RNAcentral holds the full RNA, with entries from ENA and SILVA. Predicted 3D model of a 348-nucleotide part of an RNA (small-subunit ribosomal RNA, central domain) from an uncultured Alphaproteobacteria bacterium.
Context: one part of a larger RNA
RNA sequence: CUGGGCGUAAAGGGCGUGUAGGCGGCCAAGUCAGUCAGGCGUGAAAGCCCGGGGCUCAACCCCGGAAUAGCGCUUGAUACUGCGGGGCUAGAGACCGGAAGAGGGUAGUGGAAUUCCCAGUGUAGAGGUGAAAUUCGUAGAUAUUGGGAAGAACACCAGUGGCGAAGGCGGCUACCUGGUCCGGAUCUGACGCUGAGGCGCGAAAGCGUGGGGAGCAAACAGGAUUAGAUACCCUGGUAGUCCACGCCGUAAACGAUGAAUGCUAGACGUCGGGAAACCUGUUUUUCGGUGUCGCCGCUAACGCAUUAAGCAUUCCGCCUGGGGAGUACGGCCGCAAGGUUAAAACUC
Numbered sequence: 001c002u003g004g005g006c007g008u009a010a011a012g013g014g015c016g017u018g019u020a021g022g023c024g025g026c027c028a029a030g031u032c033a034g035u036c037a038g039g040c041g042u043g044a045a046a047g048c049c050c051g052g053g054g055c056u057c058a059a060c061c062c063c064g065g066a067a068u069a070g071c072g073c074u075u076g077a078u079a080c081u082g083c084g085g086g087g088c089u090a091g092a093g094a095c096c097g098g099a100a101g102a103g104g105g106u107a108g109u110g111g112a113a114u115u116c117c118c119a120g121u122g123u124a125g126a127g128g129u130g131a132a133a134u135u136c137g138u139a140g141a142u143a144u145u146g147g148g149a150a151g152a153a154c155a156c157c158a159g160u161g162g163c164g165a166a167g168g169c170g171g172c173u174a175c176c177u178g179g180u181c182c183g184g185a186u187c188u189g190a191c192g193c194u195g196a197g198g199c200g201c202g203a204a205a206g207c208g209u210g211g212g213g214a215g216c217a218a219a220c221a222g223g224a225u226u227a228g229a230u231a232c233c234c235u236g237g238u239a240g241u242c243c244a245c246g247c248c249g250u251a252a253a254c255g256a257u258g259a260a261u262g263c264u265a266g267a268c269g270u271c272g273g274g275a276a277a278c279c280u281g282u283u284u285u286u287c288g289g290u291g292u293c294g295c296c297g298c299u300a301a302c303g304c305a306u307u308a309a310g311c312a313u314u315c316c317g318c319c320u321g322g323g324g325a326g327u328a329c330g331g332c333c334g335c336a337a338g339g340u341u342a343a344a345a346c347u348c
C1' cells in the first nucleotide's frame, strides 16, 4: 500500500463546535473539464512474446514481426460527475401558536439531622465489638428538655421517570440563559452531512492563592485480631471533601457499540405533544423520547433485532501476535504531579 476488521477476541477519538478537505435533493436547458469511442504522433536500442536464421546442439548471437501503460494533438458522443446560469420544495433553516423538563448561571431562603456551646432535670455509667480494649464520664458523661452557633447535604415525592453533546444535573423562590418536542405551512430556496488540524467543555483525585471546616476521612497515632497484621474490626485524627479565582485534562469518560441519512414483521409498558370518535373517560390513531420481548436478517457464540450488532451510502477515528511498553528518547503542554505524541534492541 492493499485486504480484512473495530459490543465481549487487537481496534470508536471522553464530548462538542467548526477550518481545510471529502461527499451531497428534484426539473429542464447550456458547456464538454472528467468520462467514453475513432484517427495521428510519440512511446530509443537491447530485453519479454511470435516467426525465421548462425555457431555440430544449447546457452549465446543475428534478422523480421508483434506488443506496450502513459503523454500530446485531433474528430466525435453527452448518460453520469464537474462547471456557470435558470427554476422547484420533499432536505435544512426561519416564523407563528402551544408543551414538558434535577439543562446551565447568580442571588436569596426552608426544615430535618449532625457536632459544638449555654442552661435545666438526673445518676453511674456511656460507647464500641464476634468478644474486647483504646476512648468519654462523679471536674457530672450517656439519656432527656429549652436556647444558641456552624458547616455540609437535601428524607418522603422518586419512577429501566425527566433534562443535557458528553462529563453530569435533585429542598424551595426570583432573575438571567441554552437546547428539545408537538401543531400550523407564512417565508428563504440545498443554505446540507461529515470533519484532519484548531478552539471550547470535560467526574474524581491532585496543584496554586485566599477563605471555610459540622460530618466524613487518605496519611498518622492508639486498641484489638494474628505466627506476623505496615490490613480487614474499633477509638481518635490531618490534608482533603465545601466556596472564590486560576491550573491539571485523566477514567471500566461504558451502551466497553463514532456521526448522519434512507429502507426492513410485530407485541407490551412508560414519558411529552397532536388528531378523531363516542357512551365524558375511555377507545382508536399520529409524531418525538425511553424500556422489555420478539420475526426476517446478522453473529464464532453470547446475543443484536425500527434506540440494529440487519440492508445500503457518505465522512472521520482506530486495529494488524504476546512480552518489552503506553515504556525510553525527542518534541509539545504543565507550578508540580504528570499528560500527550510514541519506538527499538531483546525475547516467546
Base pairs, nucleotide, nucleotide: 003320004319005318006317007302008301012316014201015200016199017198021194022193023192025088026087027086030083031082033081034080035077036076037075038074039073040072041071042070049065050064051063052062053061054060091191092188093187094186095184096183097182098181099180103177104176105175106174107173108172109171110154114150115149116148117147118146119145120144121143125136126135162169163168206247207246208245209244210243211242215241216240220236221235222234223233258315259314260313261312262311263310266293267292268291269290270289271288272287273286274285275284276283277282278281297304298303321348322347323346330341331340332339333338